[in-house]
Molecule: transfer RNA
Organism: Minisyncoccota bacterium
RNA sequence: GCGCGGUUAGCUCAGUUGGUAGAGCAUCCCCUUGACGUGGGGAGGGUCACAGGUUCGAAUCCUGUAUCGCGCA
Numbered sequence: 001g002c003g004c005g006g007u008u009a010g011c012u013c014a015g016u017u018g019g020u021a022g023a024g025c026a027u028c029c030c031c032u033u034g035a036c037g038u039g040g041g042g043a044g045g046g047u048c049a050c051a052g053g054u055u056c057g058a059a060u061c062c063u064g065u066a067u068c069g070c071g072c073a
Base pairs, nucleotide, nucleotide: 001072002071003070004069005068006067007066010025011024012023013022019056027043028042029041030040031039049065050064051063052062053061
């Protein structure tokens, strides 16, 4: 330099054919306990890496950039 893949909540990851962004763990609150933990219920937390384009509508499609990984030279 070229090709392929990844980037979504604090962490690990889903998200199907473009139509209101989710789970587990973690955090906080309530119940349970003498107390802690376990268990049950609830809540908060997101510029979907960045910029632009297509579209009535983009995490999703297209282009570029950044970064990480793999391969080729």